[in-house]
């Protein structure tokens, strides 16, 4: 230089057939314990990488850029 994949809560990742963003772990709280673990209960925590496009409506579709990881010249 080309192709291809990843980019979404503090962590790993769903969500891809466009229509209110979620698990799990972890973190605040409480209940339990003489106290920690653990086990239940709660609760916050996200401008879905960035910039624009198309739509009534976009994590989602469409282009350009950014990172990163793999092929291949």
């Nucleotide at each position: 230089g080309c192709u291809g994949g990843a980019u979404u809560a503090g962590c790993u990742c769903a969500g891809c057939u466009g229509g209110u963003a979620g698990a799990g772990c972890g973190c605040c709280u409480g209940a339990u314990u003489c106290g920690u673990a653990a086990u239940c209960a709660u609760g916050a925590g996200g401008u879905c990488g960035u910039c624009g496009g198309u739509u009534c409506a976009a994590a989602u579709c469409c282009g350009a850029c950014a990172u990163c990881c793999a092929g291949c010249u």

Predicted 3D model of a 73-nucleotide RNA (transfer RNA) from an Oscillospiraceae bacterium. NCBI's taxonomy places the organism under Bacteria, Bacillati, Clostridia, Eubacteriales, Oscillospiraceae. Rfam family: tRNA. The sequence was found in a public genome assembly.